[in-house]
Context: one part of a larger RNA
RNA sequence: UCCGGCGAGUUACCGUUGUCGGCACGGUUAAGGCCUUCCGGGCCGAAGCCAAAGGGAAACCGAGUCUGAAUAGGGCGUUUAGUCGGCGGUGGUAGACGCGAAACCGGGUGAUCUACCCAUGAGCAGGGUGAAGCGCGGGUUAUACUGCGUGGAGGCCCGAACCCACUUGGGUUGAAAACCGAGGGGAUGACUUGUGGGGAGGAGUGAAAGUCUAAUCAAACCCGGAGAUAGCUCGUUCUCUCCGAAAUAUCUUUAGGGAUAGCCUCGAGCCACUACGCACCGGGGGUAGAGAUACUGAUUUAGCAUGGGGGGUGUCGCAGCCUACUCAGCUGAACCAAACUCCGAAUACCGGUGCGACUAUCUCGGGAGUCAGUCCGCGAGGGAUAAGCUUCGCGGUCGAGAGGGAAACAACCCAGACCAUCUGCUAAGGUCCCGAAGUCGUGCUUAGUCACUAAGGAAGUGGAGUUUCCGCGACAGCCAGGAUGUUGGCUUAGAAGCAGCCACCAUUUAAAAAGUGCGUAACAGCUUACUGGCCGAGAAAUUCUGCGCCGAUAAUGAACGGGAGUAAGCACGACACCGAAGCAGUGGGUUGCGCAAAUCUUCGGAUUCGCGCAGCGGUAGGAGAGCGCUGGUGGUCAGAUACGAGCCGUACCGAAAGGAGCGGUGUUGGGGUCACCAGGUGAUUAUGCCGGA
Numbered sequence: 001u002c003c004g005g006c007g008a009g010u011u012a013c014c015g016u017u018g019u020c021g022g023c024a025c026g027g028u029u030a031a032g033g034c035c036u037u038c039c040g041g042g043c044c045g046a047a048g049c050c051a052a053a054g055g056g057a058a059a060c061c062g063a064g065u066c067u068g069a070a071u072a073g074g075g076c077g078u079u080u081a082g083u084c085g086g087c088g089g090u091g092g093u094a095g096a097c098g099c100g101a102a103a104c105c106g107g108g109u110g111a112u113c114u115a116c117c118c119a120u121g122a123g124c125a126g127g128g129u130g131a132a133g134c135g136c137g138g139g140u141u142a143u144a145c146u147g148c149g150u151g152g153a154g155g156c157c158c159g160a161a162c163c164c165a166c167u168u169g170g171g172u173u174g175a176a177a178a179c180c181g182a183g184g185g186g187a188u189g190a191c192u193u194g195u196g197g198g199g200a201g202g203a204g205u206g207a208a209a210g211u212c213u214a215a216u217c218a219a220a221c222c223c224g225g226a227g228a229u230a231g232c233u234c235g236u237u238c239u240c241u242c243c244g245a246a247a248u249a250u251c252u253u254u255a256g257g258g259a260u261a262g263c264c265u266c267g268a269g270c271c272a273c274u275a276c277g278c279a280c281c282g283g284g285g286g287u288a289g290a291g292a293u294a295c296u297g298a299u300u301u302a303g304c305a306u307g308g309g310g311g312g313u314g315u316c317g318c319a320g321c322c323u324a325c326u327c328a329g330c331u332g333a334a335c336c337a338a339a340c341u342c343c344g345a346a347u348a349c350c351g352g353u354g355c356g357a358c359u360a361u362c363u364c365g366g367g368a369g370u371c372a373g374u375c376c377g378c379g380a381g382g383g384a385u386a387a388g389c390u391u392c393g394c395g396g397u398c399g400a401g402a403g404g405g406a407a408a409c410a411a412c413c414c415a416g417a418c419c420a421u422c423u424g425c426u427a428a429g430g431u432c433c434c435g436a437a438g439u440c441g442u443g444c445u446u447a448g449u450c451a452c453u454a455a456g457g458a459a460g461u462g463g464a465g466u467u468u469c470c471g472c473g474a475c476a477g478c479c480a481g482g483a484u485g486u487u488g489g490c491u492u493a494g495a496a497g498c499a500g501c502c503a504c505c506a507u508u509u510a511a512a513a514a515g516u517g518c519g520u521a522a523c524a525g526c527u528u529a530c531u532g533g534c535c536g537a538g539a540a541a542u543u544c545u546g547c548g549c550c551g552a553u554a555a556u557g558a559a560c561g562g563g564a565g566u567a568a569g570c571a572c573g574a575c576a577c578c579g580a581a582g583c584a585g586u587g588g589g590u591u592g593c594g595c596a597a598a599u600c601u602u603c604g605g606a607u608u609c610g611c612g613c614a615g616c617g618g619u620a621g622g623a624g625a626g627c628g629c630u631g632g633u634g635g636u637c638a639g640a641u642a643c644g645a646g647c648c649g650u651a652c653c654g655a656a657a658g659g660a661g662c663g664g665u666g667u668u669g670g671g672g673u674c675a676c677c678a679g680g681u682g683a684u685u686a687u688g689c690c691g692g693a
Stems, first nucleotide, its partner, number of pairs: 001693006011094013026050003032044004054061002064076004097235002100232001104225006116198008124189001126158003129154001133150006162186003166183005201217001203213002238626006248261005262370002264367006274360001276356008289343001290341002296337002300333005306328004310323004373398001375396008403414003418588004423584003429578003432563003438575007450565001456550002460547010477534005483507003488502003513528001517526002589616007597608004627682001629679009646665005652659002
């Protein structure tokens, strides 16, 4: 993992609500008693309980009463029948749908493992070192000291047994719930070990690691309290029909839990222009926008014979003068605001009237679920006018929604799936091939742009303008001129058009700067402006705009879905077609409502059939109708070489759960069917339990 079986809202009592029934000239008995067949029952039994009157704290009064000075006003009542039992929903108390803790408490059992202690025993090959002491010698007055021997000390040295466990390889569903191999440490000691004994669970023991206390230790194990508690996780078993949410507000030792409201469902009541939509009329507003001698504040710049401060200057100081500093004021121009407003919409909201709709709203009662929301568009706050970010408001989708499109893709676009159909029309989106369906017209694009992106860059190319020059000849090119006073003055070593400063005149001219750029040490030289000629028709600058180009770099190959395409790209236009579970056609089912008929009726209505209209996506959840299992009671049915449960096979029936028929098996067990009753009544999931593979 698979298969089979078992496996989870029960029962008692007390409330509440619905429904069915009895009685209502109120209802009902409890304990107990009497009677009685097969123990099911029948009859007594009013104690008690509920109702029948309420109001008040109470005295008390009473269809009223309380408050009050009140005969006022107001509050609660009076005007509607209950009660007992069965069944269904639900709440409470109980283990209360099932399984599950970590823990707490009580009483016991453990020191045969291990830690420590006590008593009594045992063990430690061999080799090395050579302390004290002692002897003899040297030495001293005597010591001290010293040499040689002797001696045999030590938590001494090397190293087996023994004990330990530092390193490494293996093992790691092991040979082993700690081992094996190779090395390593201690090895006369705070050594190792046998036997017996001691103390224990908030306790022992501990050369101390929260270690160890029987493979268990920051509180052992066993049994019990005990079905502890679990706002947590998981699981919770047949079918169909109708409706169908929420992820919000307030409060919460509250935030992943609850309570109340909101939103869902079921039943009853109310039909009132109450809710809803549209139009018109009447309202209040201070948002969007806008504004600025209409306030508050912010802000740039210019001016002022305005004022203060600073700086500079100043004949000692004062005075005065200057100021390309600064603040304030005034004036001009400009500019900004969620917490500015002289103004001021659209929407929205409130009221009224009319029309539409015949649906909803509303009230009471039973049952819920929901309180983690998500993305998208719009309006905002936070953030960085970041986030698949976060918090609100309005709307939509998903959630709980299938189908078509977007290659794939909860949230985007289209569109809301009762069932069937080898019928039709469309939506979004598409129509060269993959792959259903296309042609025509006018332009644009040359980049495979199309088929990712910006600042920025560029005589790409199409369209529309503006300004200037131009047959009295423009623009480009070519030929020629481009001079004189003069090397202007100053400066400078020099400064001659061309380092720099000042000025920028005049003459001859068709024209020519006191010089546009190179260049020289300075000159020289080249060149430009400007002019003539040749040529012969447009030239130059600039603005807006369509489509393109560059900018364009990441780790396996990936930016039309692929092929391919110069239209099969882009823009505009025309007419077709394809395309969904949408709409329509045909047939069928079902729910609600309406109409007609029939049957029944306690006259309230109920049931059946036919027709018409509208509906039938669905999680949590509410409501309804059924299928099957086990047992019981009553009725009924088949059957004797039988019947029959179960099991195996099978092409039948039903909308489903399911149910037949037939064939085989089944050697003795009792069955089918109808009605009613009762429940240990339905399993792909609980790391479920037991058995098997």
Large-subunit ribosomal RNA, domain II from a Pirellulaceae bacterium, 693 nucleotides, folded computationally. The full RNA is in RNAcentral, with records from ENA. It matches the Rfam family "Bacterial large subunit ribosomal RNA".